[in-house]
Bacterial RNase P class A from an Actinomycetes bacterium, 379 nucleotides, folded computationally.

This record gives sequence, structure tokens and C1' cells, in this order.
RNA sequence: UGAGCUGGCCGGGUGGUCGCGGUCGGACGUUCAUCGAUUGGUGAGCGGUCCGGUCGAGGAAGGUCGGGGCUCCGCAGGGCAAGGUGCUGGCUAACGGCCAGUCGGGGUAACCCGCAGGAAAGUGCCACAGAAAAUAGACCGCCGAUGGGUGCCGGCCAUUUGGCCCAAGGCCACAGGUAAGGGUGAAACGGUGCGGUAAGAGCGCACCAGCGCCCGGGGUGACCCGGGCGGCUUGGCAAACCCCACCCGGAGCAAGGUCAAACGCGGGACGGCCGGCCCGGCCGAUGUCCCCAGGUAGACCGCUUAGAUGGAUGACCACCCAUCCGGUGACCGGCAACGGCCCGGUGGACAGAACCCCGCCUACAGGCCAGCUCACUUU
Repeated sequence: UGAGCUGGCCGGGUGGUCGCGGUCGGACGUUCAUCGAUUGGUGAGCGGUCCGGUCGAGGAAGGUCGGGGCUCCGCAGGGCAAGGUGCUGGCUAACGGCCAGUCGGGGUAACCCGCAGGAAAGUGCCACAGAAAAUAGACCGCCGAUGGGUGCCGGCCAUUUGGCCCAAGGCCACAGGUAAGGGUGAAACGGUGCGGUAAGAGCGCACCAGCGCCCGGGGUGACCCGGGCGGCUUGGCAAACCCCACCCGGAGCAAGGUCAAACGCGGGACGGCCGGCCCGGCCGAUGUCCCCAGGUAGACCGCUUAGAUGGAUGACCACCCAUCCGGUGACCGGCAACGGCCCGGUGGACAGAACCCCGCCUACAGGCCAGCUCACUUU
């Protein structure tokens, strides 16, 4: 100097004018009550009007993916089913979150990702290609008892070129052997080498990898390191169903509570108790908002240092600042490119609380800070 990795912060400022919502105070008007008697005083109210003070969105307010506080269902009692999580240790109110670590994968690295319990309990899937895809198998090939046929060596007859027999071997058929070589595929019953064999094969051996058993060391643990013995070695997928371990009532602020208003010769059923099923328990035929139809539905609380309820903070102006573009006589820095000063233009991202809190995911113009990795150059 360049390229990357991780973490954190800010995300326009100041002033003015007009306009919004809450709240406090004041003035005027008005309603009611009361006192007084000239026009008024006092108290309570009024989204009636005006004036003044003061307060007024976020790091994600977005997504609604998780966990709680809180509220209701009389027990939220036991269980099944359903659902969630899934390496180890810790943090936390809790979580599927966070921190650290182990293992696996990616990257030169800093770092990033995780589909991280079980495939020998069972079921299922692996297209096409290929002989064969898991109790898997022979396409090409290699060997080959046996049979056929040829047959230079050799043997016999003849003595004349010839005739007959015929080991080995090339060739053909084929009982059988083989999975080392080749082919197919994402993946083919361990790898390399030597021996052995009719040809081969862990068939045997040496060294590795894997698996099982035993022992030693380190660590809280997941796990890591080392040694010995051994049969020689039996894919993948569970983010497929499943098995195992742990967790787990339901519904949700449109929860719920108080006041107001309105409703009848109402109808149905035997049930009802806030996802499904079972058990226990409780209420109930003068009953039950359990079902259907009809009627009414306004205000307040819940609701909070912003607290709305068709839902508030917006518009304009000036200056400064950030970004980008263009210009640039002189001056400053620099070897230079260029930068600073100056002038003109541009114009500042994602985006708006709704009971509250803790996380996760996603979006974001521009700027700043800290640490780390790699490459090159200079001293």
C1' cells in the first nucleotide's frame, strides 16, 4: 500500500415561522348547584374558544419465528396422542437464545458453517446406467477338468515325392473356478506391496485405515494421545417413518374487569366444566349461554416518563455539516500523480410505537473506532 475477517458506535446539527397530540396553569364563554342583591361571588363540569409553559418513536419500532411477565378457563390432577429439542460444560426468569469447548466440513489464514443421540429393534428409499445397490453379483475378461480338431519336435512303416501316430502350443466347445484387471455409476464387500495359486482372492505376510476388546496418560466432560491383542473388514439416507433421552394444560390485551343500554308466554338438546381421547373430580331437568334465532352494544379501567384509538411530531426558510460531480489564477503540502483552501451544483439510508420485557431473523445511503489474517514494497 492492497485484499480480506471479526466486533462496536453514529445515522444530520442550530435558529426561526406556521401546524399537530398529551399534560399543567391562566383568561373568556357556557351548564348545574349555592350564596348574595344591581351587572356579581364560590364550587363542580364542558373536545367550547384563546394565551403561555413543558413533554412527544427505533436500532431495528419491521417479520410474528421463539421465551416470559400479566389475564381468564372452579382442580390445571394423572395418562395417551399431538408438538418441541437433540455433542459437552456453563449463563439466564426462560428459550430452539448466548458464551466457551470437542468433533465434522469449507478456506493459505484470520475465520465461517453444523443436516452434531441411534442404521446390529423394525419398515422404507437410492432414478437412469450397470452383471449386481446391501443376506447385492458375472457384461468384457482370466483360468480351465473334459471333448473336438490342427499339429513344425519326436516315433513307426515305406524307401520315392509319401502314409500313419503324435508331446507342447496357437484354435473351438464347454462342466466348473474367479472377482485381482476393465467397464457403469454419486456410491460396487478396505488400501499399497510381496508371496502364493490352474488363474485369482486377506488365501498368507509387512505397513496403513477402520472396527471390536484390554491397558496406560490428559481432561469436570464431549473427547484427545499412546500401547497391546484379534477376526480380517458387514454402503448411504433418520432435515424418511421410527427408537431413545429430556421438555411440554389451553387461549390470549380484539386477554380481562366495572358501569350503562336492550331482550321474549322464544325454540332445541340432555348435558356442561376453553384443541382431541381416557380416568378422577365438580355443577346441573324449578337447571345449564350448551346449540339456534332475535335484541342491545355507550363510557371508563386495563394503558405506562409518547400513550394515540381512523389512530399525534409535519411543512417552509436560513446557516453549518456529510456524500457525489465539475472548475481551480494565486497560496499551502507533495518528487509527481494529486490533495487542501476557494467557487458552483447535488442533496442525507432502512423506515413509525399500540400492555410490557428478553432473544432470533430481515432491511439500511453514508461515516467512524478497535483488533486480527494474507500478499507486496521500503527501512
The model forms 95% of the base pairs in the Rfam consensus.